[in-house]
Predicted 3D model of a 74-nucleotide RNA (transfer RNA) from Psychromonas ingrahamii 37.
RNA sequence: GCGGGUGUAGCUCAGCUGGAUAGAGUACCUGGCUACGAACCAGGUGGUCAGGGGUUCGAAUCCCUUCACCCGCA
Numbered sequence: 001g002c003g004g005g006u007g008u009a010g011c012u013c014a015g016c017u018g019g020a021u022a023g024a025g026u027a028c029c030u031g032g033c034u035a036c037g038a039a040c041c042a043g044g045u046g047g048u049c050a051g052g053g054g055u056u057c058g059a060a061u062c063c064c065u066u067c068a069c070c071c072g073c074a
Stems, first nucleotide, its partner, number of pairs: 001073007010026004019057001028044005050066005
């Protein structure tokens, strides 16, 4: 330099057929339980969907571009 992949909550990921308030687990916080904890149960907080632009009535999802990381080729 060329080609491909990944980027969504603190962490691990789903969502990839464009359409409902963007979800799950875990972590954290509160309460219950307990002599106190852990575990367990209930509830809650937390997201510019990597950045920018475009298409569309509507974009995490499609297109262009930039950035970071990974793999392959030279």
It matches the Rfam family "tRNA". By type it is a transfer RNA. The RNAcentral record of the sequence draws on Rfam.